[in-house]
Context: one part of a larger RNA
RNA sequence: GAUUGAACGCUGGCGGUAUGCUUAACACAUGCAAGUCGAACGGUAGCAGGCCUUCGGGCGCUGACGAGUGGCGGACGGGUGAGUAACGCGUAGGAAUCUGCCUGUUAGUGGGGGACAACGUGUGGAAACGCACGCUAAUACCGCAUACGCCCUACGGGGGAAAGGGGGGGAUCGCAAGACCUCUCGCUAACAGAUGAGCCUGCGUUGGAUUAGCUAGUUGGUAGGGUAAAGGCCUACCAAGGCGACGAUCCAUAGCUGGUCUGAGAGGACGAUCAGCCACACUGGGACUGAGACACGGCCCAGACUCCUACGGGAGGCAGCAGUGGGGAAUAUUGGACAAUGGGCGAAAGCCUGAUCCAGCAAUACCGCGUGUGUGAAGAAGGCCUUAGGGUUGUAAAGCACUUUCAAUAGGGAGGAAAAAGGUAAGCUUAAUACGUUUGCCCUUGACAUUGCCUAUACAAGAAGCACCGGCUAACUCCGUGCCAGCAGCCGCGGUAAUACGGAGGGUGCAAGCGUUAAUC
Numbered sequence: 001g002a003u004u005g006a007a008c009g010c011u012g013g014c015g016g017u018a019u020g021c022u023u024a025a026c027a028c029a030u031g032c033a034a035g036u037c038g039a040a041c042g043g044u045a046g047c048a049g050g051c052c053u054u055c056g057g058g059c060g061c062u063g064a065c066g067a068g069u070g071g072c073g074g075a076c077g078g079g080u081g082a083g084u085a086a087c088g089c090g091u092a093g094g095a096a097u098c099u100g101c102c103u104g105u106u107a108g109u110g111g112g113g114g115a116c117a118a119c120g121u122g123u124g125g126a127a128a129c130g131c132a133c134g135c136u137a138a139u140a141c142c143g144c145a146u147a148c149g150c151c152c153u154a155c156g157g158g159g160g161a162a163a164g165g166g167g168g169g170g171a172u173c174g175c176a177a178g179a180c181c182u183c184u185c186g187c188u189a190a191c192a193g194a195u196g197a198g199c200c201u202g203c204g205u206u207g208g209a210u211u212a213g214c215u216a217g218u219u220g221g222u223a224g225g226g227u228a229a230a231g232g233c234c235u236a237c238c239a240a241g242g243c244g245a246c247g248a249u250c251c252a253u254a255g256c257u258g259g260u261c262u263g264a265g266a267g268g269a270c271g272a273u274c275a276g277c278c279a280c281a282c283u284g285g286g287a288c289u290g291a292g293a294c295a296c297g298g299c300c301c302a303g304a305c306u307c308c309u310a311c312g313g314g315a316g317g318c319a320g321c322a323g324u325g326g327g328g329a330a331u332a333u334u335g336g337a338c339a340a341u342g343g344g345c346g347a348a349a350g351c352c353u354g355a356u357c358c359a360g361c362a363a364u365a366c367c368g369c370g371u372g373u374g375u376g377a378a379g380a381a382g383g384c385c386u387u388a389g390g391g392u393u394g395u396a397a398a399g400c401a402c403u404u405u406c407a408a409u410a411g412g413g414a415g416g417a418a419a420a421a422g423g424u425a426a427g428c429u430u431a432a433u434a435c436g437u438u439u440g441c442c443c444u445u446g447a448c449a450u451u452g453c454c455u456a457u458a459c460a461a462g463a464a465g466c467a468c469c470g471g472c473u474a475a476c477u478c479c480g481u482g483c484c485a486g487c488a489g490c491c492g493c494g495g496u497a498a499u500a501c502g503g504a505g506g507g508u509g510c511a512a513g514c515g516u517u518a519a520u521c
Stems, first nucleotide, its partner, number of pairs: 001521004006517005013369006019362002021327001026325003030322003035072003040069002043065002047063003050059003079280003088205007097197002102193008110144001112142002119134006150159003164185006172179002206252003213243003218240008255277004259270004282303005305316004333359001335358003341355001342353004372402004382393004406462001408457005416448001422442007465510005470491003476505005486493002
C1' cells in the first nucleotide's frame, strides 16, 4: 500500500447492489418447512345443491370430500462442516454394472380366485395405542392361459407378464346396464437412447522421525457364497506373503475443488457468499421398503437429555425458515406471496412448496448522489495572535440575485405476463358434424407496490464529521501543566519559555464516514 463475512470509539442525509453466528455439530418453547390424486377403490364424517317426506327425517342423486385401501412423491429441494489425510476431492482413463419418471421401436393387455382395511358389534388401556368376531371394493394380492423378443440350459428342453380408468357415439344385438366402435390416460414383456448412480486405476493433494518398523483376512491362489456389478467383500482349504527412509505405521491438524486476497511475476495465505463433489442429521448400531436410502422433518435397538403419567407405561430430536436461552468482541423478522422461476402430485382445474421471489433490520462492504450556485471589502462584529501599527479567521458570514437534485406532499403511470383453463374458426383423427388433438383469434392472472419513471407544489429550505499537525509525514502559534498529569507505530517527548502532554485559535488529510484493534499478502 492493498484486502476483510470483521469488531470497537466518535459521527451519521439519500439511493442502488451485495453480504450478515467465523464462537457451543450447545440446549431448544411456539408456528410453519411434503404432499397430492375421487379420471385406481369401497364409501359419506362434515359443507352446499337436488329429490322424497308422516315435517321427526330419509336418499351418495350431484358438486365435492374427513378418515381408510391403493398409486406416485417423502432418496429432490433446504441446512451444516462434526468426522475424514481417504480413490474423499481434482484430473485423466477403464470394465464387470443398475437406472423410476422421459424418448424411440416391437409384441401383448384373455380368463379366474381368495383376502385385508374402512365399517359394524364386543372389549382392554390414564394415555399412546390396541385385541377378538363379522361384512366388503380395487390399477391392492395370488394362481391359470398365452410368449415375437426375454431368462436358464447338459442344447434334449425348461421358466416367466399384465389392470384397468375416463370422454364420445351412427348402424347391429340387448328390457336395461352394456356388448361393439372410436379417442385418450394407463398396465405387461423386450430392445435401444437419454439422464442419474455404483465400481476400479495412473498422477496430484498439510505438518511432525523428539513417531522406524507395520500387518493375520494380513498378501496371493483354488473352490464356494454374496452383490446390480469386478474384488478377501465373506467362508473353507493351501502357500508365506504384503507395506516401509521415494517415509510405512503412529500423532497432530484439516471437508476437497472451481476460486478469493495479495503480488510485476514466481509465489504466499485463505476455501464466507455463488457453483461442483463428499460427509453428517441428539450419540452409537441395524436393517426394512423402494428404480434409488442403510433414509434430516421414516422404522427398530441401546445410551444421554427433556417432557407427560392414573407409576403399569408412553412422547421427542431446528446442522430447514423465523424465533428463545447460552457462549461470544460480534452477526438480522416468531414478515408477505406462490405474481414470476423451479419442484411434487393430478387428464385438468388446482393443491402443496420458509425452494424461490420479495419486503423488514444493520454505513457490514462496494458504487453513485446530495448537504447549494453566482455575486458580495465597510476586508463588519466576535474569536485568536500581536513588535499595539496591525495580522489572521476571510468572500468566509451578512446582504443581493438564482436554482430545487435528493428528501417532503399531491397526481399520472411502463415493465417483470409467458400462459394454462374457457370460448370460437380451420386442419388431423374417426363411421361421425361427438370426443380428443394442432394452429390462429378472443378472454384472464402482480406478493413486491404508496414500484421504477414522469409531472406539479413550496422553501436554501431538512442534511458534516473524524483523525492528525516533533521527524518518518501534508499541516504552527498561544495558554495551562512542570519527569507531575500524560503521550507514544519507531526514534523518543514532559524536571518553568513543551510546534511531541491538556485546551484554544489556525492549518493538513479523508469524507457519510473517519480513526483504532485484529488478520493476510

This is a predicted structure of a 521-nucleotide part of an RNA (small-subunit ribosomal RNA, 5' domain) from a metagenome.
It matches the Rfam family "Bacterial small subunit ribosomal RNA". Rfam links the family to the GO terms ribosome and structural constituent of ribosome.
Model confidence (mean pLDDT): 86 of 100.